[in-house]
This is a predicted structure of a 100-nucleotide RNA (Glycine riboswitch aptamer) from a Hyphomicrobiales bacterium. The organism belongs to Hyphomicrobiales, within Bacteria. It was read from a public genome assembly, where an Rfam model found it.

């Protein structure tokens, strides 16, 4: 330099898929008990999703070994009302400072 790129911060946007079933426990409601109901949590079961993270790979390169991306594939992890989270996108100012 109305400065490439990358980084963190703030704001905004941001998909998919059972508020599934069983058990335990706590709390609440039913004025108390019994019984019942509801919700959170934990454990188990079956079904499902891909966009935290993770893993895999073609061209190509390489004597071989090996290397090799993604929004593709897997589904370990994560997730399946809302909230939270969320790859990624936009904006703002900040840092970096390729290049000229």
């Nucleotide at each position: 330099a109305u400065g490439a790129u990358c980084c963190a911060u703030g704001c905004g946007g941001g998909a998919g898929a059972g508020a599934c079933c069983g058990g335990c426990c706590u709390u609440g409601c039913u004025u108390c008990c019994c019984g019942g109901c509801a919700a959170a949590g934990c454990c188990g079961g079956c079904g499902c999703c891909g966009a935290a993270g993770g893993c895999g790979c073609a061209a190509c390169a390489g004597c071989c070994c090996c290397g090799a991306a993604a929004a593709c594939g897997c589904u370990c992890a994560g997730g399946c009302a809302a909230a939270c989270g969320g790859a990624c996108c936009g904006c703002a100012g900040g840092g970096u400072g390729a290049u000229g």